[in-house]
RNA sequence: AGAGUUUGAUCCUGGCUCAGAACGAACGCUGGCGGCAGGCCUAACACAUGCAAGUCGAACGUGAAGCGACCUUCGGGUCGUGGAAAGUGGCGCACGGGUGAGUAACGCGUGGGUACCAACCUUUCGGUGGGGGAUAACUGUUGGAAACGACAGCUAAUACCGCAUACGCCCUACGGGGGAAAGAUUUAUUGCCGAAAGACGGACCCGCGUUGGAUUAGCUAGUUGGUGAGGUAAUGGCUCACCAAGGCAACGAUCCAUAGCUGGUUUGAGAGGAUGAUCAGCCACACUGGAACUGAGACACGGUCCAGACUCCUACGGGAGGCAGCAGUGGGGAAUAUUGCACAAUGGAGGAAACUCUGUGCAGCCAUGCCGCGUGAGUGAAGAAGGCCUUAGGGUUGUAAAACUCUUUCACCAGGGAAGAUGAUGACGGUACCUGGAGAAGAAGCACCGGCUAACUCCGUGCCAGCAGCCGCGGUAAUACGGAGGGUGCUAGCGUUGUUCGGAAUUACUGGGCGUAAAGGGCUGCGUAGGCGGACUAUUAAGUCAGGGGUGAAAUCCCGAGGCUCAACCUCGGAACUGCCUCUGAAACUGGCGGCCUAGAGUCCGAGAGAGGUGAGUGGAAUUCCUAGUGUAGAGGUGAAAUUCGUAGAUAUUAGGGAAGAACACCAGUGGCGAAGGGCGGUCACUGGCCCGGUACUGACACUGAGGUGCGACAGGUGGGGAGCAAACAGGAUUAGAUACCCUGGUAGUCCACGCCGUAAACGAUGAAUGCUAGCUGUCGGUCGGCAUGCCGUUCGGUGGCGCAGCUAACGCAUUAAGCAUUCCGCCUGGGAGUACGGUCGCAAGAUUAAAACUCAAAGGAAUUGACGGGGGCCCGCAAAGCGGUGGAGCAUGUGUUUAAUUCGAAGCAACGCGCAGAACCUUACCAGCUCUUGACAUACCUAUCGCGGAUUUCCGAGAGGAUUUCCUUCAGUUCGGCUGGAUAGGAUACAGGUGCUGCAUGGCUGUCGUCAGCUCGUGUCGUGAGAUGUAGGGUUAAGUCCCGCAACGAGCGCAACCCUCGCCAUUAGUUGCCAGCAGUAAGUUGGGCACUCUAGUCGGACUGCCGGUGACAAGCCGGAGGAAGGUGGGGAUGACGUCAAGUCCUCAUGGCCCUUACGGGCUGGGCUACACACGUGCUACAAUGGCGGAGACAGAGAGCUGCUACCUCGCGAGAGGAAGCUAAUCUCCAAAAACCGUCUCAGUUCGGAUUGUUCUCUGCAACUCGAGAGCAUGAAGUUGGAAUCGCUAGUAAUCGCGGAUCAGCAUGCCGCGGUGAAUACGUUCCCGGGCCUUGUACACACCGCCCGUCACACCAUGGGAGUUGGUUUUACCCGAAGGCAGUGCGCUAACCGUGGAGGCAACCGGCCACGGUAAGGUCAGCGACUGGGGUGAAGUCGUAACAAGGUAGCCGUAGGGGAACCUGCGGCUGGAUCACCUCCUU
Repeated sequence: AGAGUUUGAUCCUGGCUCAGAACGAACGCUGGCGGCAGGCCUAACACAUGCAAGUCGAACGUGAAGCGACCUUCGGGUCGUGGAAAGUGGCGCACGGGUGAGUAACGCGUGGGUACCAACCUUUCGGUGGGGGAUAACUGUUGGAAACGACAGCUAAUACCGCAUACGCCCUACGGGGGAAAGAUUUAUUGCCGAAAGACGGACCCGCGUUGGAUUAGCUAGUUGGUGAGGUAAUGGCUCACCAAGGCAACGAUCCAUAGCUGGUUUGAGAGGAUGAUCAGCCACACUGGAACUGAGACACGGUCCAGACUCCUACGGGAGGCAGCAGUGGGGAAUAUUGCACAAUGGAGGAAACUCUGUGCAGCCAUGCCGCGUGAGUGAAGAAGGCCUUAGGGUUGUAAAACUCUUUCACCAGGGAAGAUGAUGACGGUACCUGGAGAAGAAGCACCGGCUAACUCCGUGCCAGCAGCCGCGGUAAUACGGAGGGUGCUAGCGUUGUUCGGAAUUACUGGGCGUAAAGGGCUGCGUAGGCGGACUAUUAAGUCAGGGGUGAAAUCCCGAGGCUCAACCUCGGAACUGCCUCUGAAACUGGCGGCCUAGAGUCCGAGAGAGGUGAGUGGAAUUCCUAGUGUAGAGGUGAAAUUCGUAGAUAUUAGGGAAGAACACCAGUGGCGAAGGGCGGUCACUGGCCCGGUACUGACACUGAGGUGCGACAGGUGGGGAGCAAACAGGAUUAGAUACCCUGGUAGUCCACGCCGUAAACGAUGAAUGCUAGCUGUCGGUCGGCAUGCCGUUCGGUGGCGCAGCUAACGCAUUAAGCAUUCCGCCUGGGAGUACGGUCGCAAGAUUAAAACUCAAAGGAAUUGACGGGGGCCCGCAAAGCGGUGGAGCAUGUGUUUAAUUCGAAGCAACGCGCAGAACCUUACCAGCUCUUGACAUACCUAUCGCGGAUUUCCGAGAGGAUUUCCUUCAGUUCGGCUGGAUAGGAUACAGGUGCUGCAUGGCUGUCGUCAGCUCGUGUCGUGAGAUGUAGGGUUAAGUCCCGCAACGAGCGCAACCCUCGCCAUUAGUUGCCAGCAGUAAGUUGGGCACUCUAGUCGGACUGCCGGUGACAAGCCGGAGGAAGGUGGGGAUGACGUCAAGUCCUCAUGGCCCUUACGGGCUGGGCUACACACGUGCUACAAUGGCGGAGACAGAGAGCUGCUACCUCGCGAGAGGAAGCUAAUCUCCAAAAACCGUCUCAGUUCGGAUUGUUCUCUGCAACUCGAGAGCAUGAAGUUGGAAUCGCUAGUAAUCGCGGAUCAGCAUGCCGCGGUGAAUACGUUCCCGGGCCUUGUACACACCGCCCGUCACACCAUGGGAGUUGGUUUUACCCGAAGGCAGUGCGCUAACCGUGGAGGCAACCGGCCACGGUAAGGUCAGCGACUGGGGUGAAGUCGUAACAAGGUAGCCGUAGGGGAACCUGCGGCUGGAUCACCUCCUU
């Protein structure tokens, strides 16, 4: 210090997550030792038992046991000593210890203040005289179960009460008045009383600080103040009487929720944040609530009284209790210890002291944390064994182990043995520590290994089981699950979970933002509080700054020392504690106060522009209606129609007439005005603002503005008005439907008035104000200057365009800032949701304010590259024009379909006469049945035999196969060894075998876009970047072909060319080819020849080369000449980067999986040939451009020995029987057909040939299922084919025949060959496909995309809800315990005076008041039939609203309607595509 995650990729915004540290922790696995700490965070829940506060005989009376003495009736008694025990009295018990419920408060922190108290302690000054009456204990009687009493009697005091004295003390009206004491013991102390001061401690008051909520905005009657009185230690409404009406609050009162506060702790660079265990300070509390008493101190944890709940005892009459002290128990909980030892230390209480008491000293339990140590060290390669992996070689575990040599920390055993203790006293403790001994001996785990994040392989599993902090992993090759090996990290711990801070600049003071990402309020018009504010000067000293003083407890943190062997820990010293108070000083800046100024702001004067506002008149055009005329059959409307209007006269028309309402053409302009909304015929009246000029006046009067107030389009409300338009509604269309778009009607409404509403994409998506920071160019309003008087220049104010610096994530903004600064206001983090609840406003609609649960790992902005668009531009193509087909018929063939099997594959184009260049058996993979199991085939081993092989007989069998006969043949090499090779048979095992699966694991091959013109790279440049440029422009081409231009310059794969073939010529060569001339023949048959044709080799030829035009002087295009051929001459081969998980595991190869007496091998028969029907591709036709007959002419390219077969004979024919030639320019197939001549004459025919019967031929082992052909006979459909659809641009289409492959046989298919031989292309508007550029995009699996809402189902949280339950709180009233206070005080009464009183007590009464009760509210929470929306979910249903012009542009507000997304009206926005208007030029 960062990292992962939104995208195809990028930059940004923005959330989520991780790495760090910490913990009073818990859980899982594991666990050797020690030191130092820590240890109920939950039920302030309930508590058994023990202990936690007593002490003093030197205050007092009594006085047990024991001891001694005396007496004795031997029971005992008396005296002395002794001092237990309880009591009176004193002091303490208000400390120490616990807990955090309450408390948002002077409670706490910090700093001040005073009207106060103060036992014990210290100091000082005084005093301590003389009396009195009781009472507990005790004794007796007595009540009660007990707790606890009652009565009578005796007694003491440092207990109680008078009197005396009292300078100082207190009160005072200044005359005076009041108030103390205690002794004990024995000679020295200690007490006691009064007073003054101090110390320690406390009380009260004040400034400042101290959580969240405004969906808590008003609260308050002792309330605020005064006077007087009371009360208190003391001020004070603390209390009371009277008087006044105040007090608090937006700087947050009141209310609600939460919470002990602090020093500190933790995190952080800091600022901050979170926290308040242990230790320390303060506060509060002590079962719950109330109350006082005593006392120096309490409204009292181990005191009292009352009330309540609970528990316990009881003899039922009554009583007792309070662990939030230490242990401990139950309970709760994820979770937190022993009913230990001791007063030795430290401290406390009492005491003169000895001493007594003391759960703050120790030990025990727990890895809860921090710190330290150990589990051994050295040597040791045969790199052992084992494990794991493996490419089978090896690698790794790994010097690790073993082995050898050492050491003994810790633990263990034995011996010694502290400090802590100033004189005594040691629980800890035979502890720490020291010494000795034995022996490597007793001592290692946990998590992780896809990225973040250090660390990788194998096996298992197969979207299962599971993992996961985020991204995500798992669907047969998982470094992500589980196991193993190995590795990494930490280590007596390691992980997980939880919480806090950090990272997070993700609440931003330090230190963020708001045009489009979330975010500028509709105007912020006026303006309150508040904030902030021009120049000069004087003063002040609040802020500010400097210095001093006080305080900021200790501990902690930090620094430096020191002590435990080190460390943790502890001790000492320092610094610090960033704060508060106070004193002194400074006076620049801010503030205050005073003076002065004019640059801000305003006033005044003079001109100016304008759809600025309000009111009242008024004008013309148009629409509609009424009326009148003309006039006749349609009009209207649409994509096309219909509803509708019209013969009852519409539409149309008339320089006709009239009515009504609404809106204002031209001018007219990214012009002007207004704060915004907004505003347009014209006139008048009233009125607001702005600008310019002058510089007379005021003198900072300014800016902003929470609340507030006002204005605020459209829609919506009431009353008028109502021409047109037009939600709703009705009808007609469209459609699968059409609650829409389109059409015909039409009501609210639109207009006016009034009072509401208060919202809009109320937008520049840009708050207001001020200053500063290059320009250029339009336009509106004014001033000034120059003059050529209609121009130029200048300046101020507005409104636009472009653009520099700068800014921005980019787009873009750019003196009208989104630049640089200042001031003030508003606002800001996915969905849920601008929703619920609550409040406010409203007649309502609704507006405003405004959450949470839950859920997600994103949502989003800008830009990039693609793809797409029912976007645009340009261009091309058999896309259009034309010719012929298909679709209709019959047949052939393929597919669907069917079946035991109809083997399998191919599926839009790019499957379907496709794999198949040929299924009767075979093929054959399928089905039925039979049959074999090392196998039909390969390699290796053993044994046996030398073969093998061919022909053949018989039997069984459907055959495979089994048995069997005869004949022919008798392996090769050899070192002569069954040695080697080869072969056969048998055996056993490895294995063979598989057309079984996966083409979505693959190679190879292929299809397709597409023979389309594209696809890229290097360097440079531009951009933050993805990327762009090059490869966009202007021309041109078939072409990214070429030229010009250009931040590009070059290059590569494609295009073209090079290759083959056809067309012309030349040359070489002439056999099997040819024959001009010569000879000869029936015949190029022969001689001869190679001129010609031809054959097959090699060359030439064509390049826009030449001319003209055009173009830019180019590339090129157009025309022409020449030429066999002209602009690529025709055809072929050739297929860029890539796309389709395209096709093929059944050509072949191949990973993985599967079968192994079968999913392998063999055989027979069947099937692949099925047939209701549907589709594709073809053939033949429907006829006269034809059929039939006749005659008998002209090709090219091929093939041929298991072959082609001349020729002869036979047969009507298919063919058969003979038989030359030819391994082919020689022989054969071989005949070409259409063409020509004749006939038929438009019909189901002399068309057409299906189907069927029958007789044959050929091939073949075999034509039944299931071949082809021939003859005779039969003679079906069909008369040119609906919607739709295919091919083709010239030697092409069309038409005619010929050949070949496969093949025993089988061709309408396929691949080739030639003959005859057209039509059309105006042009690119449209359909289809493609290319380039551009544009939009919410798509990127890329439109076969994305995506919205209702409905149905499941789950989750939540709102409403008749009510119901509980908590809390307010008001009113009732009741009113204990208690103190006030009053009375019949009754009772020791101290004083004294016949009787004073005083006291009981009792009674009054007001206050806890608990309780009644009634009415507020508020919070739980449950709740039913119900509302929301979220999530895998494949559901209905539509298709949005994204492209998303097919009606979308969206905002509002209103109505509709299953739903939505539709429609009105107003608004561009965050709309496209064309056009506009402007300019030409005609």
Predicted 3D model of a 1483-nucleotide RNA (small-subunit ribosomal RNA) from an uncultured prokaryote. Its Rfam family is "Bacterial small subunit ribosomal RNA". Its mean pLDDT, the model's own confidence on a scale to 100, is 81. The RNAcentral record of the sequence draws on ENA.